This is a predicted structure of a 74-nucleotide RNA (transfer RNA) from an uncultured Bacillales bacterium. Rfam family: tRNA. Its family is annotated with triplet codon-amino acid adaptor activity in the Gene Ontology. Model confidence (mean pLDDT): 80 of 100. It was read from a public genome assembly.

[in-house]
RNA sequence: CGAGACGUAGCGCAGCUUGGUAGCGCGUCUGCUUCGGGAGCAGAAGGUCAUGAGUUCGAAUCUCACCGUCUCGA
Numbered sequence: 001c002g003a004g005a006c007g008u009a010g011c012g013c014a015g016c017u018u019g020g021u022a023g024c025g026c027g028u029c030u031g032c033u034u035c036g037g038g039a040g041c042a043g044a045a046g047g048u049c050a051u052g053a054g055u056u057c058g059a060a061u062c063u064c065a066c067c068g069u070c071u072c073g074a
Stems, first nucleotide, its partner, number of pairs: 001073007010026004020057001028044005051065004
């Protein structure tokens, strides 16, 4: 320098193909249970969907730009 993949909750990921309420597991908090802890059960909090712009009634999803990480090639 060129090509490709990825970026979504504290962590790991799905959702994108086909635009229409942002979800799962672990973790955290509260309650029940227990002498206590753990396990179990019930509930709750936590998101500018890396960033900016565009299209659209409506964008995590489509388009463009840009930043970062990784892989491959030179």